Order: sequence, then structure tokens, then C1' cells
RNA sequence: AUCUGAAAAUGGCAAAACCAUCGAAAGGUGGCGACGCAAAAUUACCAGUCUAAAGGAACUUUCCUAUGACAGUGGGAUUGCCAGA
Repeated sequence: AUCUGAAAAUGGCAAAACCAUCGAAAGGUGGCGACGCAAAAUUACCAGUCUAAAGGAACUUUCCUAUGACAGUGGGAUUGCCAGA
């Protein structure tokens, strides 16, 4: 430096549900809680997904649209613990 994660060590993160709170919503944050995770660490660069307040179109409730989100959807980039090869 690269590859691998059967066993072990030190530890770490925390899905759903529920509560509080911020938000138009998606969703975020905190608490509680563990479904899982060797990058479930960071990053919206590519693809994808969600929302549609404002704006636009139609015209009576429907469509379009990200400047809003998701890193625990896949890929890329950056950094990193332990063990083995």
C1' cells in the first nucleotide's frame, strides 16, 4: 500500500414504534428504544427516491416545478478501529 472479515479484543453507531420540538411538507434535532451496521463516519459529485410552501398551468382541485430533503437506495470521492493475508 492492497485485499479479506470466520473467530477474538477495545469500543462505536442506532431502524421501527412512542414522546417532545422545529418545519408548509418530506424530513431534521433531542429523549426513549435496538432492526440492523466494519465505514450505518464525512460529502448531494452521478443515478435514484420523497415532498411541493412559493411560483406556474389548468379551473374547483388536479398537474408541473427544488431553491427543500434522503449518505441506513446504488455508485463515486475523502478519512478511519481491530484482526488476518
The RNA shown here (c-di-GMP-I riboswitch aptamer) has 85 nucleotides and comes from Methylobacter sp. KS41. NCBI's taxonomy places the organism under Bacteria, Pseudomonadota, Gammaproteobacteria, Methylococcaceae, Methylobacter. The prediction has a mean pLDDT of 86.